[in-house]
Context: one part of a larger RNA
């Protein structure tokens, strides 16, 4: 792990309710008795309870034999196929009444007569209370044969080493007393066998040889030493050189029975189909936060009887948000103008004066949840129309019964926190939660769409070279980076570049511009100062005129200084657009992660990339058509259980749960079949049902087993590390 069998809302009391029956101002027995074929059952037997009168804490009072409107279902008359008129049980509403509060007003409860019994669903509470699961508490006994301590009685310790006192002997000294050699043999001494232990390797083993074992290596071995047999201490208890150690592989409370089916607001698990509806994870409370009770939000069923009302428009209100402004209120760069009591600082002839702050006004300049002069869009509130919903019963209301009170996520918005979050905390929509199918490579919640079954078309998001269904489609453009080939999730910024296209500006420019080419680039003059020199070019200062088409008292290399090259400047060849800004569009850079490249892959480059327009086509459970089926609601039919017919553009996703109809399995009543010419069972097939199933046929088996109605159940299995075999 598979296979078989076994395995979970049961059953009583009393209460609440639904539905059926009886009998009805009544209605029921209860204990216990009588009959009765061991019976099923029948019949007594009102005590007594429930009702029939309420108000009040109590005292104590005590209630319409309908007085009035409204009006449904329904009858009746009239009419035209609209409809109008009276009547109205049930019902509403007003009035009375009873009673309690009150000085009184006012309010409260009753009130024009429906209940009891007993079966049956469903559900509350007590019980062990669906089923299975603690660690634990208590209460009696058994245990010291393992181990801890004591107690009695035995028993065990190779060999070597060290050499305490005490004695000899000698030697010294005034003595006490020392010192040296002997000799003796003490000790929780030493090394090490046995015996006990159990350091280390964290070695072997680790489903071992073993629920503590083997190897080495260590520790102690005359002592608090080690052991045999006997014997005492008992569980809140012993015992303990103390580690909560040990008390029979159990110890921070042994063990075994019992209280016991302890308690779990925690977990698992809970057994056939089909059909209708379908949540919620939110607010108060709460020793409450893994719970639990009211409300909200599911489902059933009823009452009543005409309006409702989530949309759109439009009228008539309310607002102080967004974005925006500086009028207030705070805040804020920059200038300006007054004043300067008070306040720092310089100056000072001691009169004062600057100059900063400070305060006040002016221009201009940025900002505010707790600023607003103004001020939207949405939204609130009322009212009419219109739509849609409703007598096939909506709004309202009443009764039974639940589940749920971990909620997630959106590049959809709006906030409070917090750098940030697949982060948290709230609002408002959507979807997941409970939602399948398509598409985004995959991918709960993005896009498209809300699955009853079958077939046949069309489209939605997306896509259309291949993988892979449709285009290697059409026009015009960009991109040279394999950029890119992502809707987003699934990234990129400041900030840099003569990348390269559009678009605009300003300037120059056939009186020739820009780039290039030849050529000139002169004089006064080496300007003066200044230096060793200083001649365009160390520095300083000035920066004139003069001949030219131009030509700096000189760009920049160069020299010690000159000298040399250049540049401004002009001209000459050439020749048609040049410079210089701005601003879009694509691109480049900025760009680092751990096995190997990486758009879903191949691959693509006037594209198979990026824009913009046009055409076709592919693509779902969506749309549309045809067929079936359930399900609602109307009409018809029938004595029913049902049946037939119409209608659904506005029913058939679905978890928690409600709700309703069935299959099957075992008894028991009643009734009707089957069976050696083969019953159950088993095994393989056909056929019918939406389905739980049923049924039919062959073989097998060798004695019993079935249909209808009806009644009752220990009634249905894949899951609990479920139990028991098997394998």
């Nucleotide at each position: 792990g598979c296979c078989g069998g076994g395995g979970a809302g049961u059953u009583c009391a009393c209460g609440g309710u639904u539905g059926u029956g009886g009998c009805g101002a009544g209605u029921c027995u209860a204990a216990g008795g009588c009959c009765u074929u061991c019976a099923a059952g029948g019949c007594c037997g009102a005590a007594g309870g429930c009702g029939u009168a309420g108000g009040g804490a109590a005292a104590c009072c005590g209630a319409c034999u309908u007085g009035u409107g409204c009006g449904c279902a329904c009858c009746g008359c009239c009419u035209u196929g609209g409809g109008g008129c009276g009547g109205g049980a049930g019902g509403c509403a007003c009035g009375g009444u009873a009673u309690c509060u009150u000085a009184a007003c006012u309010g409260g409860u009753a009130u024009g007569g429906a209940g009891c019994c007993a079966c049956u669903g469903c559900u509350g509470u007590g019980a062990a209370a669906c089923u299975a699961g603690a660690a634990g508490c208590c209460g009696a006994a058994c245990g010291a044969u393992c181990u801890a301590g004591c107690c009695c009685u035995g028993a065990g310790c190779a060999g070597g080493g060290u050499g305490a006192a005490g004695c000899c002997g000698g030697g010294c000294u005034a003595a006490g007393g020392c010192c040296c050699g002997g000799u003796g043999g003490a000790g929780g001494c030493c090394c090490g066998u046995a015996g006990g232990g159990g350091u280390g390797c964290u070695g072997a083993c680790g489903u071992g040889c073993a629920a503590u074992u083997c190897g080495c290596u260590c520790c102690u071995c005359u002592g608090a030493c080690u052991u045999g047999g006997g014997g005492c201490u008992a569980g809140g208890g012993g015992c303990g050189a103390a580690a909560g150690a040990c008390c029979u592989a159990u110890c921070u409370a042994g063990u075994u029975c019992g209280g016991a089916g302890a308690u779990a607001g925690c977990u698992a698990g809970u057994u056939c189909c089909c059909c209708c509806c379908a949540a919620a994870g939110u607010g108060g409370g709460u020793c409450g936060c893994a719970g639990c009770c009211c409300a909200g939000c599911g489902g059933u069923g009823g009452a009543c009887g005409a309006g409702g009302u989530u949309g759109a428009u439009g009228g008539a209100g309310g607002g102080g948000u967004a974005a925006a402004g500086c009028u207030c209120u705070g805040a804020u760069g920059a200038g300006g103008g007054a004043g300067u009591a008070c306040g720092g600082g310089g100056c000072u002839u001691c009169g004062g004066c600057c100059u900063c702050g400070c305060u006040u006004u002016c221009u201009u300049u940025u900002c505010a949840a707790a600023c607003u002069c103004a001020g939207a869009a949405u939204c609130c509130u009322u009212c009419a129309u219109c739509g849609c919903c409703g007598u096939a019963g909506a709004c309202u209301u009443c009764a039974c019964u639940a589940g749920a009170c971990g909620g997630g996520c959106u590049u959809a918005c709006g906030g409070g926190g917090g750098u940030a979050a697949g982060c948290u905390c709230c609002g408002u929509a959507g979807c997941c939660g409970a939602g399948a199918g398509g598409g985004g490579a995959a991918c709960a919640a993005c896009c498209c769409a809300g699955c009853c079954c079958g077939a046949g078309g069309u489209u939605a998001a997306g896509g259309c070279c291949c993988c892979c269904a449709a285009g290697u489609g059409c026009u015009g453009g960009c991109u040279a980076a394999g950029u890119g080939u992502c809707a987003a999730a699934c990234a990129a910024a400041a900030g840099g570049g003569c990348g390269u296209c559009u678009u605009c500006g300003a300037u120059c420019u056939g009186a020739g511009a820009c780039a290039g080419u030849u050529g000139g680039g002169g004089a006064g003059u080496a300007g003066g100062c200044u230096u060793a020199g200083a001649a365009u070019c160390a520095g300083c200062c000035a920066u004139c005129u003069c001949a030219c088409a131009a030509u700096g008292a000189g760009u920049g290399c160069g020299u010690a200084a000159c000298a040399g090259c250049u540049c401004g400047c002009c001209a000459u060849c050439c020749u048609a657009g040049a410079u210089c800004g701005a601003a879009g569009g694509c691109a480049c850079u900025g760009a680092a992660a751990a096995u190997g490249u990486a758009c879903g892959g191949g691959g693509c480059u006037c594209a198979a990339g990026c824009c913009a327009g046009c055409c076709g086509c592919c693509g779902a459970u969506a749309c549309c058509u045809c067929g079936g089926a359930g399900c609602a609601g109307a009409g018809g039919c029938g004595g029913g259980a049902g049946c037939c017919u119409c209608u659904g553009a506005u029913c058939u996703g679905g978890u928690a749960g409600g709700g309703g109809g069935g299959c099957g399995u075992c008894g028991g009543g009643g009734u009707u079949g089957g069976g050696g010419a083969g019953a159950a069972g088993u095994u393989g097939g056909g056929c019918c049902g939406u389905g739980a199933g049923g049924u039919c046929c062959a073989a097998u088996g060798g004695a019993c087993c079935g249909g209808c109605c009806u009644c009752g159940a220990u009634u249905g299995c894949g899951g609990a590390u479920c139990c028991c075999g098997g394998u």
Predicted 3D model of a 727-nucleotide part of an RNA (large-subunit ribosomal RNA, domain II) from a Candidatus Bathyarchaeia archaeon.
The source organism's lineage runs through Archaea, Thermoproteati, Candidatus Bathyarchaeota and Bathyarchaeia (SeqCode).
Rfam family: Bacterial large subunit ribosomal RNA.
The prediction has a mean pLDDT of 84.
The RNAcentral record of the full RNA draws on ENA.